Overview:
The RNA shown here (transfer RNA) has 75 nucleotides and comes from a Candidatus Falkowbacteria bacterium. The organism belongs to Candidatus Falkowiibacteriota, within Bacteria. It was read from a public genome assembly. Its Rfam family is "tRNA". It is annotated as a transfer RNA. From the family's description: Transfer RNA (tRNA) molecules are approximately 80 nucleotides in length.

[in-house]
């Protein structure tokens, strides 16, 4: 330096190939209810995200482009 993969709730991942369904799912954590003599367990509810900028499109987490973080291979 030149390629190549990844970047979504507090964490971990699903969805991205093939753009459009509902509030972008799920588990754990955390909060609150129920239950319980009380703790935990088990039920219910809520919490919360598409890395950043542009573009293409009637519409973009998805497709391009370029930034940036990390990882890797070659030199």
């Nucleotide at each position: 330096g030149u390629c190549c993969c990844u970047g979504u709730c507090a964490u971990c991942u699903a969805g991205u190939c093939c753009g459009g369904c509902u509030c972008a799912g799920g588990a754990u954590a955390c909060u609150g209810g129920c239950c319980u003599u009380u703790c935990a367990c088990g039920c219910c509810a809520g919490c919360g995200a598409c890395a950043c900028g542009g573009g293409u499109u009637c519409g973009a987490a998805u497709c391009c482009c370029g930034u940036c973080a990390g990882g890797g291979a070659c030199a």
Its mean pLDDT, the model's own confidence on a scale to 100, is 81.